RNA sequence: CCUGCAGUAGCUCAAUGGCCAGAGCGCCCGGCUGUAGCCCGGGAGGUUGCCUGUUCAACUCAGGCCUGCGGGA
Numbered sequence: 001c002c003u004g005c006a007g008u009a010g011c012u013c014a015a016u017g018g019c020c021a022g023a024g025c026g027c028c029c030g031g032c033u034g035u036a037g038c039c040c041g042g043g044a045g046g047u048u049g050c051c052u053g054u055u056c057a058a059c060u061c062a063g064g065c066c067u068g069c070g071g072g073a
Base pairs, nucleotide, nucleotide: 001072002071003070004069005068006067007066010025011024012023013022018056027043028042029041030040031039049065050064051063052062053061
């Protein structure tokens, strides 16, 4: 320099262009317990990496950029 893949909650990951972006773990509160853990119930937490475009509508499609991993020269 060229090229492929990935980027969504604290972590690991879902989400046919269309219902309010969800799940597990973690965190907080409550129940249970002598206390804690396990278990049960509830809750908080997201500018979907950034910018622009296409569209009635974008996590999803297009272009550019950034970061990480891999391949090639």

Predicted 3D model of a 73-nucleotide RNA (transfer RNA) from a Nanobdellati archaeon. The source organism's lineage runs through Archaea and Nanobdellati. It matches the Rfam family "tRNA". The prediction has a mean pLDDT of 81.